[in-house]
RNAcentral holds the full RNA, with entries from ENA and SILVA. Predicted 3D model of a 251-nucleotide part of an RNA (large-subunit ribosomal RNA, domain VI) from Candidatus Magasanikbacteria bacterium RIFCSPLOWO2_12_FULL_43_12. Its mean pLDDT, the model's own confidence on a scale to 100, is 88. Taxonomically the source falls in Candidatus Magasanikiibacteriota (Bacteria, Bacteria candidate phyla). Its Rfam family is "Bacterial large subunit ribosomal RNA". Gene Ontology terms of the family: structural constituent of ribosome and ribosome.

Context: one part of a larger RNA
RNA sequence: CGUUGAAUGUUGAGAAAGCUCUUCCCUAGUACGAGAGGACCGGGAAGAACGAACCUCUGGUGUGGGAGCUGUCCUGCCAAGGGCAUGGCUCCGUAACUAGGUUCGGCACGGAUAAGCGCUGAAAGCAUCUAAGCGCGAAGCCGUUUUCAAGAUUAACAUUCGUUUAAGACUCGUUAGAGACUAUGACGUUGAUAGGCGCUAGGUGUAAGCUCCGCAAGGGGUUGAGCCGAGGCGUACUAAUAAGUCGAGUG
Numbered sequence: 001c002g003u004u005g006a007a008u009g010u011u012g013a014g015a016a017a018g019c020u021c022u023u024c025c026c027u028a029g030u031a032c033g034a035g036a037g038g039a040c041c042g043g044g045a046a047g048a049a050c051g052a053a054c055c056u057c058u059g060g061u062g063u064g065g066g067a068g069c070u071g072u073c074c075u076g077c078c079a080a081g082g083g084c085a086u087g088g089c090u091c092c093g094u095a096a097c098u099a100g101g102u103u104c105g106g107c108a109c110g111g112a113u114a115a116g117c118g119c120u121g122a123a124a125g126c127a128u129c130u131a132a133g134c135g136c137g138a139a140g141c142c143g144u145u146u147u148c149a150a151g152a153u154u155a156a157c158a159u160u161c162g163u164u165u166a167a168g169a170c171u172c173g174u175u176a177g178a179g180a181c182u183a184u185g186a187c188g189u190u191g192a193u194a195g196g197c198g199c200u201a202g203g204u205g206u207a208a209g210c211u212c213c214g215c216a217a218g219g220g221g222u223u224g225a226g227c228c229g230a231g232g233c234g235u236a237c238u239a240a241u242a243a244g245u246c247g248a249g250u251g
Base pairs, nucleotide, nucleotide: 001151005161006160007159008158009157010156014148015147016146017145020048021047022046023045024044025043026042032037050105051104052103053102054101058099059098060097061096065092066091067090068089069088070085071084072083073082074081075080109143110142111141116136117135118134119133168246169245170244171243172188173187174186175185176184193239194238195237196235197234198233199232200231202228203227204226209222210221211220212219213218
């Protein structure tokens, strides 16, 4: 820009992906074979590699968070803290992300066939799967499975709203499950969108102060404390106010 208003939900022309392999058990030590050995067909069980999704478990990161420790400077000093030292060093670790973790997948079935195997059958009184005709037959082909998909210009379909100054969309703002920007999604007071606040799953691991014991280093009690809490639930306290633009012009 088109599809001659818009929102929502679909159809599927077409395109793409996938299609794998191994071992063991039963059938059966059967058929076969002098023996050694050892099946087809059919059924079952484990697994490998690959792929997709996810984070309950096992782990990793986790410069949010908690604790311990050293040096130094500062808060007048003690105590308690703050800054810097690779994130100062060390030990844990929520959300989130993640694999070596977890779950799932390849199936089955139908159609037409290849090589091949056949039926009927002449040319050619026989024979012949082929010449007419008919039937089987593959991890392959077409479907079936998954994904994208109406610029499929053949521009589809359905429902609802609107042409009564509109329906609807955008700008703008609060933003995240989205993200380089953009886009996409949620929300904008008829409001839980983000922050704050409250409670909490959870993390760390028993704060400070006071008190008791000890000459002291230190230990005990208050105390599973204090601090945190990217997650969950709630709550309008703060900020999403107000407004504008397109639609929209011809007549």